C1' cells in the first nucleotide's frame, strides 16, 4: 500500500424434533433457534439438505460422534477509525 475481517442496508436461503399432560394448549430435554418476522446462514458457503448407515448414550429424540476436506446448497451495495489475518514493496 492492497485485499480480507468487522459493522450497516436491502434481498435471499434454512430448520422447527423428542417425551409427558388436562393435548385448546402447557411443561420437560437438547440447541443459536423447536412457527418466533425470532434465530442462523449467504460461495472464504457444516446455515441447511441427501441416511431404513455405523458406534456411544438417553425417559426419548441428529442427544453426541464417525462416514464427511462425500455430493448439493442462497448476494449485492456500502463502510472500514482501531484491532486481527494474508500478499506485495521499502527500510
Nucleotide at each position: 500500500a492492497u485485499c480480507g475481517c468487522u459493522c450497516g442496508c436491502u434481498a435471499g436461503g434454512g430448520g422447527u424434533c423428542u417425551u409427558c399432560g388436562u393435548a385448546a394448549c402447557g411443561a420437560a430435554g437438547u440447541g443459536a433457534g423447536a412457527a418466533a418476522c425470532a434465530c442462523c446462514c449467504u460461495u472464504u458457503g457444516a446455515a441447511c439438505c441427501u441416511g431404513u448407515a455405523c458406534g456411544g448414550g438417553u425417559a426419548a429424540u441428529g442427544c453426541c460422534g464417525u462416514c464427511g476436506u462425500a455430493g448439493g446448497g442462497a448476494a449485492g451495495c456500502a463502510u472500514c477509525c482501531c484491532c486481527c489475518g494474508a500478499u506485495g514493496c521499502u527500510c

The RNA shown here (TPP riboswitch aptamer (THI element)) has 91 nucleotides and comes from Sideroxydans lithotrophicus ES-1. The coordinates come from a structure-prediction model, not an experiment, and the mean pLDDT is 76. The organism belongs to Sideroxydans lithotrophicus, within Bacteria. Rfam family: TPP riboswitch aptamer (THI element). Its family is annotated with thiamine pyrophosphate binding in the Gene Ontology. Rfam's curators write: Vitamin B(1) in its active form thiamin pyrophosphate (TPP) is an essential coenzyme that is synthesised by coupling of pyrimidine and thiazole moieties in bacteria. The previously detected thiamin-regulatory element, thi box was extended, resulting in a new, highly conserved RNA secondary structure, the THI element, which is widely distributed in eubacteria and also occurs in some archaea.